[in-house]
RNA sequence: CCUGCCGGACGGGUAGCCGCUCCUGAUUACGGGAGAGGAAAGUCCGGUCUCCAUAGGGCAGCAUGCCGGCUAACGGCCGGGGGGAUUCGCUCAAAGCGGAUUUUACGGAAAGUGCCACAGAAAAUAUACCGCCGCUCCGGUUCGCCGGAAGGUAAGGGUGAAAUGGUGCGGUAAGAGCGCACCGCGGCCGCAGCAAUGCGGCUGGCAGGGCAAACCCCAUGCGGAGCAAGACCAAAUAGGGGACGAGGAGCGGCCCGCUCCGUUACAAGUUCCGGGUAGGUUGCAAGAGCCGCGGAGUAAUUCGCGGCCCAGAGGAAUGGCUACCGCCCGCCGGCAACGGCGGGUACAGAAACCGGCUUAUAGUCCGGCAGGCUCA
Numbered sequence: 001c002c003u004g005c006c007g008g009a010c011g012g013g014u015a016g017c018c019g020c021u022c023c024u025g026a027u028u029a030c031g032g033g034a035g036a037g038g039a040a041a042g043u044c045c046g047g048u049c050u051c052c053a054u055a056g057g058g059c060a061g062c063a064u065g066c067c068g069g070c071u072a073a074c075g076g077c078c079g080g081g082g083g084g085a086u087u088c089g090c091u092c093a094a095a096g097c098g099g100a101u102u103u104u105a106c107g108g109a110a111a112g113u114g115c116c117a118c119a120g121a122a123a124a125u126a127u128a129c130c131g132c133c134g135c136u137c138c139g140g141u142u143c144g145c146c147g148g149a150a151g152g153u154a155a156g157g158g159u160g161a162a163a164u165g166g167u168g169c170g171g172u173a174a175g176a177g178c179g180c181a182c183c184g185c186g187g188c189c190g191c192a193g194c195a196a197u198g199c200g201g202c203u204g205g206c207a208g209g210g211c212a213a214a215c216c217c218c219a220u221g222c223g224g225a226g227c228a229a230g231a232c233c234a235a236a237u238a239g240g241g242g243a244c245g246a247g248g249a250g251c252g253g254c255c256c257g258c259u260c261c262g263u264u265a266c267a268a269g270u271u272c273c274g275g276g277u278a279g280g281u282u283g284c285a286a287g288a289g290c291c292g293c294g295g296a297g298u299a300a301u302u303c304g305c306g307g308c309c310c311a312g313a314g315g316a317a318u319g320g321c322u323a324c325c326g327c328c329c330g331c332c333g334g335c336a337a338c339g340g341c342g343g344g345u346a347c348a349g350a351a352a353c354c355g356g357c358u359u360a361u362a363g364u365c366c367g368g369c370a371g372g373c374u375c376a
Stems, first nucleotide, its partner, number of pairs: 001372010012325007020035006037347001041358002044356005049226004061222005066080005081106001082104009107217002112215002114211003129157002131153003136149005165183006184206001185204008230282004240273005247261005289308008326345008
């Protein structure tokens, strides 16, 4: 310098014109201020807030699952332990040990049930395909052994993702934890650590292969619905209730008259009250808030001080055009600095609010690790 992986940050700027939403000063003109994001997204997890439900306990259901810490809380984050992967070093090499980076849903497989494709003899009460042996028995024999049978075996081969601890020595007919050493594993004890766990000693020949992101078991947690939650104000019309109240309607303008209905109360009418609807207000923008400095802590995080106010619609504003400048790519010119032309500038967009997770993202920058090339 290039490439790849992982993590973090930024993610256009200025001016003019025309608009939009909210607040505000004036109130016919006109001004001033504020106006999306790192994810506003998916609505996956946890909270605030609100209403409903709720004596206590259990079943069912769902979620979580090594240890410690942080937090309002979490299934989130930080740190640690164990396991895995890659790479480097020690080593002749392997095994092993150590370092770095990275990753991990990591309780229980000795409660029970179930599953383990293909291949393979056998996939779990182990078994015997090729092999090995054949101490015992039968036959033969040149006495070396050969052939066969009962049987033994799990060393070697083969299959598989996985085959009933591994390596070596002894042992044996051949073998085998059959015996021994080391490693691994189980149990007990000691030490270190808050703990997960690690180290050491003694002991047991060593057992039930894997899967719980299969059912299940164990432990822990969880009442439900959601701002269209909820609260307040409150028309018109039609119902409901109370009080007053004896007349009302028709005969096509008015009076008389006539007819019908009602008259100890469900009439018309007047008036009051109450619930709900439209509509309006609120919830609703000062908060687990942002910025800076300092302290504690490995860190997540937290404490103190100072400063700041930073969208708030309700079918839903936050936009469009132009110019110049950035940034990136390609082509041309130039020794170079650079210039010219063309193209690109992402994902996306609040809706009560907050903390996370996940997903999308043109281009640029920073850090870590690995590999390659070049120079000294």